[in-house]
Molecule: transfer RNA
Organism: Candidatus Saccharibacteria bacterium GW2011_GWC2_48_9
RNA sequence: GGGGAUAUAGCUCAGUGGUAGAGCAAACGAUUCAAAAUCGUUAGGUCGCUGGUUCGAUUCCAGCUAUCACCC
Numbered sequence: 001g002g003g004g005a006u007a008u009a010g011c012u013c014a015g016u017g018g019u020a021g022a023g024c025a026a027a028c029g030a031u032u033c034a035a036a037a038u039c040g041u042u043a044g045g046u047c048g049c050u051g052g053u054u055c056g057a058u059u060c061c062a063g064c065u066a067u068c069a070c071c072c
Base pairs, nucleotide, nucleotide: 001071002070004068005067006066007065010024011023012022013021018055026042027041028040029039030038048064049063050062051061052060
């Protein structure tokens, strides 16, 4: 330099156009003499950034940024 992949909760990841979810972690409660384990509840997101398409975008398109591996 070239063509790609990925970017969503603290972490690991779902979600292929119609109100954004799970597991783990966290807080609280139940249980226990107490703790762990277990069970329940709650909180936690401008969906990497900027534009475009659309009645409506995490999702489709373009550019940019970061990371990853590949080719030269």